[in-house]
RNA sequence: CUGGGUGUGGCGCAGCCUGGUAGCGCACUUGCCUGGGGGGCAAGGGGUCGGAGGUUCAAAUCCUCUCACUCAGA
Numbered sequence: 001c002u003g004g005g006u007g008u009g010g011c012g013c014a015g016c017c018u019g020g021u022a023g024c025g026c027a028c029u030u031g032c033c034u035g036g037g038g039g040g041c042a043a044g045g046g047g048u049c050g051g052a053g054g055u056u057c058a059a060a061u062c063c064u065c066u067c068a069c070u071c072a073g074a
Base pairs, nucleotide, nucleotide: 001073002072003071004070005069006068007067010026011025012024013023020057028044029043030042031041032040033039050066051065052064053063054062
């Protein structure tokens, strides 16, 4: 330099193809059960999707550019 993949709550991921309220597990907070630890049950908080622009009534999702990590080739 060329081509590909990944980027979404604290962590790990789904959702993208086929646009329509942003979800799951773990973790966290509070309460309850338990003599306590551990464990279980219930409720709750936390992200606007790496960044920018565009299309659209509407974008995590489509298009363009760009950043980081990574794989292959030169």
RNAcentral holds the sequence, with entries from ENA. The RNA shown here (transfer RNA) has 74 nucleotides and comes from a Chlamydiia bacterium. The organism belongs to Chlamydiia, within Bacteria. Its Rfam family is "tRNA". Rfam links the family to the GO term triplet codon-amino acid adaptor activity.